[in-house]
RNA sequence: GCCAUCUUAGCUCAGUCGGUAGAGCACUCCCAUGGUAAGGGAGAGGUCGCCGGUUCAAAUCCGGCAGAUGGCU
Numbered sequence: 001g002c003c004a005u006c007u008u009a010g011c012u013c014a015g016u017c018g019g020u021a022g023a024g025c026a027c028u029c030c031c032a033u034g035g036u037a038a039g040g041g042a043g044a045g046g047u048c049g050c051c052g053g054u055u056c057a058a059a060u061c062c063g064g065c066a067g068a069u070g071g072c073u
Stems, first nucleotide, its partner, number of pairs: 001072007010025004019056001027043005049065005
């Protein structure tokens, strides 16, 4: 220098053929216990890496940029 894949909640990751974003763990509250842990219920937490484009509508499609991983030279 070139190619491929990836970037979504504090962490690990889903998200189909474009239609108003989810799980587990962690966190807060409650239940329960003589009291903890485990368990059950509820809740909070997200400009979907950034900037543009297409579209009635974009995490999803297109372009550029940044970062991570792998490969080629």